The part of an RNA shown here (small-subunit ribosomal RNA, 5' domain) has 524 nucleotides and comes from a Flavobacteriaceae bacterium. The sequence was found in a public genome assembly. Taxonomically the source falls in Flavobacteriaceae (Bacteria, Pseudomonadati, Bacteroidota, Flavobacteriia).
Context: one part of a larger RNA
RNA sequence: GGAUGAACGCUAGCGGCAGGCUUAACACAUGCAAGUCGAGGGGUAACAGGGGUUGCUUGCAAUCCGCUGACGACCGGCGCACGGGUGCGUAACGCGUAUACAAUCUGCCUUUUGCUGAGGGAUAGCCCAGAGAAAUUUGGAUUAACACCUCAUGGUAUGUUUGUAUGGCAUCAUACAGACAUUAAAGGUCACGGCAAAAGAUGAGUAUGCGUCCUAUUAGCUGGAUGGUAAGGUAACGGCUUACCAUGGCUACGAUAGGUAGGGGCCCUGAGAGGGGGACCCCCCACACUGGUACUGAGACACGGACCAGACUCCUACGGGAGGCAGCAGUGAGGAAUAUUGGACAAUGGAGGCAACUCUGAUCCAGCCAUGCCGCGUGCAGGAAGACUGCCCUAUGGGUUGUAAACUGCUUUUGUACAGGAAGAAACACCCCCUCGUGAGGGGGCUUGACGGUACUGUAAGAAUAAGGAUCGGCUAACUCCGUGCCAGCAGCCGCGGUAAUACGGAGGAUCCAAGCGUUAUCC
Numbered sequence: 001g002g003a004u005g006a007a008c009g010c011u012a013g014c015g016g017c018a019g020g021c022u023u024a025a026c027a028c029a030u031g032c033a034a035g036u037c038g039a040g041g042g043g044u045a046a047c048a049g050g051g052g053u054u055g056c057u058u059g060c061a062a063u064c065c066g067c068u069g070a071c072g073a074c075c076g077g078c079g080c081a082c083g084g085g086u087g088c089g090u091a092a093c094g095c096g097u098a099u100a101c102a103a104u105c106u107g108c109c110u111u112u113u114g115c116u117g118a119g120g121g122a123u124a125g126c127c128c129a130g131a132g133a134a135a136u137u138u139g140g141a142u143u144a145a146c147a148c149c150u151c152a153u154g155g156u157a158u159g160u161u162u163g164u165a166u167g168g169c170a171u172c173a174u175a176c177a178g179a180c181a182u183u184a185a186a187g188g189u190c191a192c193g194g195c196a197a198a199a200g201a202u203g204a205g206u207a208u209g210c211g212u213c214c215u216a217u218u219a220g221c222u223g224g225a226u227g228g229u230a231a232g233g234u235a236a237c238g239g240c241u242u243a244c245c246a247u248g249g250c251u252a253c254g255a256u257a258g259g260u261a262g263g264g265g266c267c268c269u270g271a272g273a274g275g276g277g278g279a280c281c282c283c284c285c286a287c288a289c290u291g292g293u294a295c296u297g298a299g300a301c302a303c304g305g306a307c308c309a310g311a312c313u314c315c316u317a318c319g320g321g322a323g324g325c326a327g328c329a330g331u332g333a334g335g336a337a338u339a340u341u342g343g344a345c346a347a348u349g350g351a352g353g354c355a356a357c358u359c360u361g362a363u364c365c366a367g368c369c370a371u372g373c374c375g376c377g378u379g380c381a382g383g384a385a386g387a388c389u390g391c392c393c394u395a396u397g398g399g400u401u402g403u404a405a406a407c408u409g410c411u412u413u414u415g416u417a418c419a420g421g422a423a424g425a426a427a428c429a430c431c432c433c434c435u436c437g438u439g440a441g442g443g444g445g446c447u448u449g450a451c452g453g454u455a456c457u458g459u460a461a462g463a464a465u466a467a468g469g470a471u472c473g474g475c476u477a478a479c480u481c482c483g484u485g486c487c488a489g490c491a492g493c494c495g496c497g498g499u500a501a502u503a504c505g506g507a508g509g510a511u512c513c514a515a516g517c518g519u520u521a522u523c524c
Base pairs, nucleotide, nucleotide: 001524002523003522004521006520007519008518009517010516013376014375015374016373017372018371019369020368021334026332027331028330030329031328032327035078036077037076040075041074043071044070047069048068049067050065051064052063053062054061055060056059085287086286087285094212095211096210097209098208099207100206101205104204105203109200110199111198112197113196114195115194116193117151118150119149120148127140128139129138130137131136157182158181159180160179161178162177163176164175165174166173167172187192213259214258215257220250221249222248225247226246227245228244229243230242231241232240262284263283264282265281266277267276268275269274289310290309291308292307293306312323313322314321315320340366342365343364344363348362349360350359351358352357379410380409381408382407390400391399392398393397416460417459418458419457420456424451430445431444432443433442434441435440436439468513469512470511471510472509473494474493475492479508480507481506482505483504489496490495
């Protein structure tokens, strides 16, 4: 000198863009953050419409009817494995890079081919009867499905096996033909679905080469340990697991142990080489009170799922129960220190749905903070009696403050008032038309804005609404007076102060930056 997720002191007019718990992965009150589908189902708790009956005050009340729109709870489907947070752990194929899978899986989506036949038994809900303070739960009866089960059919499926051909580094792979065994489907309002197979896309899994911090005041480490055979297990290879057999494997090119740490793209600095960092944004990994376990599922060993154990908090009728903000706000604590218990789904994206739409603290916006970067302003021109005051001096006089002020003219950024007022909206859906025709594409119309009466534009009056901070001995730009008298104090280093202090305190003046200026901390 540059830099910062900064803090502190003094000061402060505005706007745009960004950023905002670096500490206690400490504990959390409250609200919200994952639902959706009635075009799967039985149905009808609420709302609305319609209808019936009764009462009457003749348009109101009561009651009944799932008839309709819809729809609480329930069964079922899809989603909840995404999105969002944090950096505890991890020195590891975790990450980065380059490969491999002849050792693998892949819901939704796209393309292609074929199929979608016949039956059955339950169960939730509803109803009845209970237990319990509650959470919750038991028994009986009854009912549906795209829930579940059985049978049939079935191949380019799977397994075993036979033969032929081609290919591969090999285990083997592919194609064709044959035999045996096993396994599918779901309907439906004709919109849409379901099943099998193949391919693609996407996502995931696994393996390997190389790279990846400090310590030798850590020198030996290892028993499923290293390899083989067999079996089990997995989507898949493998000591992944087990039985048996062998005795291996790693290490001074640093094993093992200890410490520290998420990794990368990137960021800061530097001419570069290097050095330092890993905030924001993007990719990967790990975690979700602590530890463990699996279930469901295409995908989890699952942040707002389950079970067990533990710590903690809460409720209790003492028998027993409930909970998990490292989601968004917010609270306490810790700390030098870090924001609103805001608005909207209008846009982008996501989930479900044929769609309308619903949900979305993702997201888009607004609020707070000079935390940073950038921009603008606090006026401009003229004006010498070089005014008054202040300060200084060699003091009847000069110098300086200083064109500074007064005064004259001008301008109106900004601010104030008034008026107008966006883009972001493209669509989907609906209506009309055209082209082809299960449906899709195109054109026109219509509808939709949280931000926001915001940005922006115009008009009006008026210099009106707006400057500080640090420093002035040398390094280092900027000097005098007064006070103090090794005191009070200053200080980054050298050092200054003991009676003429440009170094302390004040004043005048000056210098440097400027809505900031200094100090502290850290890095180069």